[in-house]
Order: sequence, then C1' cells, then structure tokens
RNA sequence: GGCCCCGUGGUGUAGUGGUCUAGCACGCUGCCCUUUCAAGGCAGAAGAGCGAGUUCAAUUCUCGUCGGGGCUG
Repeated sequence: GGCCCCGUGGUGUAGUGGUCUAGCACGCUGCCCUUUCAAGGCAGAAGAGCGAGUUCAAUUCUCGUCGGGGCUG
C1' cells in the first nucleotide's frame, strides 16, 4: 500500500429500516432494610465515533473520514 471485520451509557454487549424518545448485565447515585457494612428491595442518572447521502422514516442501508483489530504484497 491492498483487502476484510469492528465502533451503541463508565465497562461488556443485544437489536439491524417504523412497535426503539434504544434492551440486558456489571458499575455509579439516592432511598428502604440493617446497630454498621455487605447482601437484598425500590427508584434514578448516563449511550448510537464524526460528516454527508438514500428514504415518508436510519442505531440499522450507501459513501467519505477518524480510531481499533486481522490477513496480505
């Protein structure tokens, strides 16, 4: 250099055009419980790498770009 794969809360991940103003686990915060802590219960905050395009509608499809990984000249 070429080709391929991946990028979603703090971390790991699900979904793959509409029912998603995005689910789950861990973590975090508050409250309850407890003599206290842990455990447990309840509630809450926090996310689609960036830009453009297609579409009535994009986390999902296309292109570019950035970052990570793999194969290879």
Predicted 3D model of a 73-nucleotide RNA (transfer RNA) from a soil metagenome. The sequence is in RNAcentral, with records from MGnify. Its Rfam family is "tRNA". From the family's description: Transfer RNA (tRNA) molecules are approximately 80 nucleotides in length. The family's RNA type in Rfam is transfer RNA.